RNA sequence: GACACAUCCCCGGGGAGCCAGCUCUGGCUGAGAGGUGUGGGUAAGCGCCACACGACCCGCUGAACCUGAUCCGGCUAGCACCGGCGGAGGGAGCGGAGACUGUACGCCCU
Repeated sequence: GACACAUCCCCGGGGAGCCAGCUCUGGCUGAGAGGUGUGGGUAAGCGCCACACGACCCGCUGAACCUGAUCCGGCUAGCACCGGCGGAGGGAGCGGAGACUGUACGCCCU
């Protein structure tokens, strides 16, 4: 000098369930359970729908998340959880900077 990595920056991907009474409030699991704004829809309202922003998680070493799936077995009031499906099929960076450390790959000096 090179390469790898923590970390930072930029960029990108993603979800928002269950229960009780029901415009709302409370409870559960979880990193997160639609927080804020705008517009639409509606008799009026509500994540009911769309977009932007935010929190959180994730970006190929990719189980974040999606599909199969209104799946199968156990458990639960239900979700959650455990096992299966299954390391199955998809899935968002050959981005920038980069200490310490490591590798011992190249060059130089003694």